[in-house]
Molecule: SAM riboswitch aptamer (S box leader)
Organism: Ekhidna sp.
RNA sequence: CACUUAUCAAGAAAGACCGAGGGAUUGGGCCCAUUGACGUCUUAGCAACCUUUCCUCCUAAAAAGAGGAGGCUUUCGGUGCUAACUCCCGGAAAGAUGAGUA
Repeated sequence: CACUUAUCAAGAAAGACCGAGGGAUUGGGCCCAUUGACGUCUUAGCAACCUUUCCUCCUAAAAAGAGGAGGCUUUCGGUGCUAACUCCCGGAAAGAUGAGUA
C1' cells in the first nucleotide's frame, strides 16, 4: 500500500517544547487558536478491538483439560482514544481505529 470484516451520538487532561495556523477532501457554515491552538514528548486517564485473568451457560468427555457463546473491566500485555456526532449541512467519495489475509 491492497483486500475482508466490526465500530465511529457514550467516555476520558495536565505539564514541557514549538510558534501560526487547525478542525482529512470540495462548497457553505460554525468553532478552536499568541490567555499558545495544531503538532511532538512525558505523565495521568478513558475505553474494552485483540491477548491474559475472573464469572456464567452450552457441547462432547472418566478426569485433567478442550471447543463454543455471553458477561465484566478485576488483572498482565499489544493497540487506540482523551473539543464540538467522522463538528454540522449539501456533493462526490472516502476517512479513522481494531482484528484478519496476501